[in-house]
Molecule: Bacterial RNase P class A
Organism: Vicinamibacteria bacterium
RNA sequence: AGAGUGGGCCGGGUGAUCGCCGCGGCCCGAAAGGGCCGGGGAGGAAAGUCCGGACUCCGUGGGCAGCGUGCUGGUUAACGGCCAGCGGGGGCGACCCCAGGGAAAGUGCCACAGAAAACACACCGCCGAACGCCGGCGGCCGCGAGGCCGGCGGGCGUGGCAAGGGUGAAAAGGUGCGGUAAGAGCGCACCGCCGGCCUGGUGACAGGGCGGGCAGGGCAAACCCCACGCGGAGCAAGGCCAAAUAGGGGGGCGUUCGAGGCUGGCCCGGCCGAAGCCCCCGGGUAGGCUGCUGGACCCCGCGGGCAACCGCGGGGCUAGAGGAAUGAUCGCCUCCCGCCGCCGGUCGUUGCGGCCGUCGGCGGUGACAGGAUCCGGCUUAUAGACCCGCUCUGCGA
Numbered sequence: 001a002g003a004g005u006g007g008g009c010c011g012g013g014u015g016a017u018c019g020c021c022g023c024g025g026c027c028c029g030a031a032a033g034g035g036c037c038g039g040g041g042a043g044g045a046a047a048g049u050c051c052g053g054a055c056u057c058c059g060u061g062g063g064c065a066g067c068g069u070g071c072u073g074g075u076u077a078a079c080g081g082c083c084a085g086c087g088g089g090g091g092c093g094a095c096c097c098c099a100g101g102g103a104a105a106g107u108g109c110c111a112c113a114g115a116a117a118a119c120a121c122a123c124c125g126c127c128g129a130a131c132g133c134c135g136g137c138g139g140c141c142g143c144g145a146g147g148c149c150g151g152c153g154g155g156c157g158u159g160g161c162a163a164g165g166g167u168g169a170a171a172a173g174g175u176g177c178g179g180u181a182a183g184a185g186c187g188c189a190c191c192g193c194c195g196g197c198c199u200g201g202u203g204a205c206a207g208g209g210c211g212g213g214c215a216g217g218g219c220a221a222a223c224c225c226c227a228c229g230c231g232g233a234g235c236a237a238g239g240c241c242a243a244a245u246a247g248g249g250g251g252g253c254g255u256u257c258g259a260g261g262c263u264g265g266c267c268c269g270g271c272c273g274a275a276g277c278c279c280c281c282g283g284g285u286a287g288g289c290u291g292c293u294g295g296a297c298c299c300c301g302c303g304g305g306c307a308a309c310c311g312c313g314g315g316g317c318u319a320g321a322g323g324a325a326u327g328a329u330c331g332c333c334u335c336c337c338g339c340c341g342c343c344g345g346u347c348g349u350u351g352c353g354g355c356c357g358u359c360g361g362c363g364g365u366g367a368c369a370g371g372a373u374c375c376g377g378c379u380u381a382u383a384g385a386c387c388c389g390c391u392c393u394g395c396g397a
Stems, first nucleotide, its partner, number of pairs: 001393008010384001012333007020041002023038006043368001047379002050377005055234004066230005071085005086100001087098004101225002106223002108219003123165002125161003130158005135152001137150005173191006192214001193212003197208004238290004248281006256274001260272004297316008336364006343357006
């Protein structure tokens, strides 16, 4: 310098003007309301609602069913999160990925291709050791037809084999030597596997040596088995106050001895009124209040721990509303990109051009997204910018 890998952090700043939503104070007003001032007002993911909890109400005898998790040890309020490890896989490496218990409990599935997809099998192929037949060769016997003997794998069948080919995602362990008719754990060595032993480790597991020629395909993100965990619903949870109308309970008055209503407030009068009217209580709707935001919180320092995390000390923290406010414009600065210009370096081929860097000018761009009870995680989206560790390659000293 190039290529890569892991992690952390930010996600514009500032000023002016005009607005939006709560809160507090003061003033005006009988009230409704209005004015002024002050202060506050989204995120790293507020998102998806995928896990786990807090909180609230209901339920609470036990089991089944159902759902979830699934290497080990930690961490935590809890988790399917996180940390540290183990095993397996990928990468030259830094590093990355893995639902990673059980397939000798049972059931099921394994497309196409292929002989065969599991009680293994035999398409091509290999074999001539064994049996039978045929063929041809040699020898002997016979006058001859022919017979007998030997030998040839040359052909076929019975048969032997699973090494090689071929199919497939997957075909009964791999490599080598021996062995054989050809072969084969058939024998042996090493690797793999299984069993038990020893050593180390809390453990997953690792290492060593011993024994066994080798059990026996894959799929459990198929049913299933095993271990562990899980009661249900959710802030529209839940609590309090409580109008009108209708209905419920109780009381009072009244039906010709006229309750009550209208006649502008009262009295008289008048009219209506053949029956209801008034009061109280409780449930409950609209509506209002609450739950409501200070909490397993954040930052810094010290200590423990490899770490996740924990302890102590100090400091900090004003959205909590109603389907819901936190915005817009302009100026300056900053980051990034493009163009132009000066200067410097470097390369090619002198003119000239390319690349890199500093500075200046002009223009452009700035994402993803938004609280709704709260918290811990995960996942997903994200313009751009910064910082740190590490790896590989090349060059120079």